Predicted 3D model of a 124-nucleotide RNA (SAM riboswitch aptamer (S box leader)) from a soil metagenome.
[in-house]
């Protein structure tokens, strides 16, 4: 940089001792112990692995066709040994643009949704 996913799911112990939730603003968590490190446990299924039916491709047998067969792609699904990841709150919420509904005389406000930006994780 590209692509995919992000409202599901899953915590105990030890050491230690004040922060943490990316940033800003909110709102939260936290001495009934934050973050970090170590040990164990768990969740999930991105990669890797196995793989039915159907379909496609290519090749072989054959003079051609038919028929049969080998391999590859795709792939419902499976499994959880391996490589990652994750285990408060939707990515905790919001910021930018738009749509619908609604309150308001206007300015403007509220709710819901969609998209963008940013971020996270994986694969390349």
């Nucleotide at each position: 940089c590209u692509c995919a996913u992000c409202u599901a799911g899953a915590c105990c112990g030890g050491c230690u001792g004040a922060g943490g939730g990316a940033a800003a603003g909110g709102c939260c968590c936290u001495u009934a112990g934050a973050a970090g490190c170590c040990g164990g446990g768990g969740c999930a299924a991105c990669c890797a692995c196995c793989g039915a039916c159907a379909a496609g491709g290519c090749c072989c047998u054959u003079g051609c066709a038919a028929a049969g067969g080998a391999c590859c792609u795709c792939g419902a699904g499976g499994a959880a040994c391996g490589g990652u990841g994750c285990c408060a709150a939707c990515u905790c919420c919001u910021g930018c643009g738009g749509a619908g509904c609604u309150c308001g005389u206007c300015c403007g406000g509220g709710c819901u949704c969609c998209g963008a930006u940013a971020g996270a994780u994986g694969a390349g």
Its Rfam family is "SAM riboswitch aptamer (S box leader)". Rfam's curators write: The SAM riboswitch is found upstream of a number of genes which code for proteins involved in methionine or cysteine biosynthesis in Gram-positive bacteria.